Transfer RNA from Candidatus Kaiserbacteria bacterium CG10_big_fil_rev_8_21_14_0_10_43_70, 72 nucleotides, folded computationally.

RNA sequence: GUCCCUGUAGUUUAAUGGAUAAAACAAGAGGCUUCUAUCCUCUCGAUCCGGGUUCGAAUCCUGGCGGGGACA
Numbered sequence: 001g002u003c004c005c006u007g008u009a010g011u012u013u014a015a016u017g018g019a020u021a022a023a024a025c026a027a028g029a030g031g032c033u034u035c036u037a038u039c040c041u042c043u044c045g046a047u048c049c050g051g052g053u054u055c056g057a058a059u060c061c062u063g064g065c066g067g068g069g070a071c072a
Base pairs, nucleotide, nucleotide: 001071002070003069004068005067006066007065010025011024012023013022018055027043028042029041030040031039048064049063050062051061052060
């Protein structure tokens, strides 16, 4: 340099183009307990950044950025 794959909570994953973006773990608060742990309840928290297509985009197309890989 060319090509391919990939980007969603702090982490690991979901989500036929139909929208309140779901869950587990983690974090915080409360309950239980003499205390801690376990267990139960609740809360917080995300679509990498633009543009386009569409009635409707996390999803499709395109440019950039980041990560991984192959070739040179």
Model confidence (mean pLDDT): 81 of 100. NCBI's taxonomy places the organism under Bacteria, Bacteria candidate phyla, Candidatus Kaiseribacteriota. RNAcentral holds the sequence, with entries from ENA. Rfam family: tRNA. It is annotated as a transfer RNA.